[in-house]
Model confidence (mean pLDDT): 76 of 100. This is a predicted structure of a 349-nucleotide RNA (Bacterial RNase P class A) from a Dehalococcoidia bacterium. Of the family's consensus pairs, 95% are formed in the model. It matches the Rfam family "Bacterial RNase P class A". Its family is annotated with dimeric ribonuclease P complex, tRNA processing and ribonuclease P activity in the Gene Ontology. By type it is a ribozyme.

RNA sequence: CCAGGAGGCUGGGUAGCUGCGGUCGUCGAUGGCGACUCAGGAAAGUCCGAGCUCCACCGGACAGCAUGCUGGGUAACGCCCAGGCGGGGUGACCCGACGGAAAGUGCCACAGAAACCAUACCGCUCGCCUUAGCGAGUAAGGGUGAAAAGGUGCGGUAAGAGCGCACCAGCGGCCGGGCGACCGGCCGGCUGGGCAAACCCCAUGCGGAGCAAGGCCAAAUAGGAGGGCUUAGGUGUCCGGCCCGCCCUCGGGUUGGCUGCUUGAGGCAGUGGGUAACCGCUGUCCUAGACUAAUGGCUACCGUUCGCUUCGGCGGACACAGAACUCGGCUUAUAGGCCUGCUGGACCC
Numbered sequence: 001c002c003a004g005g006a007g008g009c010u011g012g013g014u015a016g017c018u019g020c021g022g023u024c025g026u027c028g029a030u031g032g033c034g035a036c037u038c039a040g041g042a043a044a045g046u047c048c049g050a051g052c053u054c055c056a057c058c059g060g061a062c063a064g065c066a067u068g069c070u071g072g073g074u075a076a077c078g079c080c081c082a083g084g085c086g087g088g089g090u091g092a093c094c095c096g097a098c099g100g101a102a103a104g105u106g107c108c109a110c111a112g113a114a115a116c117c118a119u120a121c122c123g124c125u126c127g128c129c130u131u132a133g134c135g136a137g138u139a140a141g142g143g144u145g146a147a148a149a150g151g152u153g154c155g156g157u158a159a160g161a162g163c164g165c166a167c168c169a170g171c172g173g174c175c176g177g178g179c180g181a182c183c184g185g186c187c188g189g190c191u192g193g194g195c196a197a198a199c200c201c202c203a204u205g206c207g208g209a210g211c212a213a214g215g216c217c218a219a220a221u222a223g224g225a226g227g228g229c230u231u232a233g234g235u236g237u238c239c240g241g242c243c244c245g246c247c248c249u250c251g252g253g254u255u256g257g258c259u260g261c262u263u264g265a266g267g268c269a270g271u272g273g274g275u276a277a278c279c280g281c282u283g284u285c286c287u288a289g290a291c292u293a294a295u296g297g298c299u300a301c302c303g304u305u306c307g308c309u310u311c312g313g314c315g316g317a318c319a320c321a322g323a324a325c326u327c328g329g330c331u332u333a334u335a336g337g338c339c340u341g342c343u344g345g346a347c348c349c
Stems, first nucleotide, its partner, number of pairs: 001345004006340005012302007021037007040320001044331002047329005052210004057241006064206005069083005084098001085096004099201002104199002106195003121142002123138006150168006169191001171188007214259004224250006233243002266285008303318006
């Protein structure tokens, strides 16, 4: 200098004038004045987990759904961190739907002799026999295929084969290391598969609905009609206990206001522990709360960037995108700029 890989920050600021929402204060009070504050890193998707609210409730069984290596973190999680194993990459790093195939069922098309309890198409060897066939042995070679009698090599054999040996893979036993997943060493017989993001089995977890939850006030109508009644209703189903003037269908009125509604598993700084995620302590701060829905507009300067330039300056652009109960995650979108470490290559000293 070029290329790559991981992490973090930012993505607009200042001032003036002016138009709004909220909180507090004040005044001459349907409002005026002053101070402070006012859309994100994803507010998005609605995919997980919770806080909170309601459904009287409790127990048991089943269904359904989710997760799936080990150890930690967390309020919890399907999330995060650190490891293990497998795969990709020269590497830094990245990815993993990562329990079980000796509980059972099922699938592996076509091709091929044959794709579960395999068994020989071509070939090789030996014997009979001289016609080109029969018998015995074989699974090393060839063919088919995604996959076919553990792999490579040597010896041996009639020809071959773990038949024997060496090195690997797998399986079993023993020993050692580790909290553990697993790893290492020694010994041994010589060994048919894959798919569970197929049904299934195992382990763990889960009641449901959701702020349009829920509570209060005002107003208005039809103090309506029909049916059911312990076998209906009680937020997955069934059973048991328990509770109950409720349950179902049709019709009518209201669609207004207040609240929930923002102080939180909160932010920032320092510090201690821990490999880390994260946890503790000290200090400090309050930073939207709308309701057909505010958080804006103009001007000037600054910021980042592009082009032109007579070097004085001139002109343009600025991503993805906007709160609606709140929070922890994941996923997706993102112009441009900055910072930190690491990997590979080239060149110079």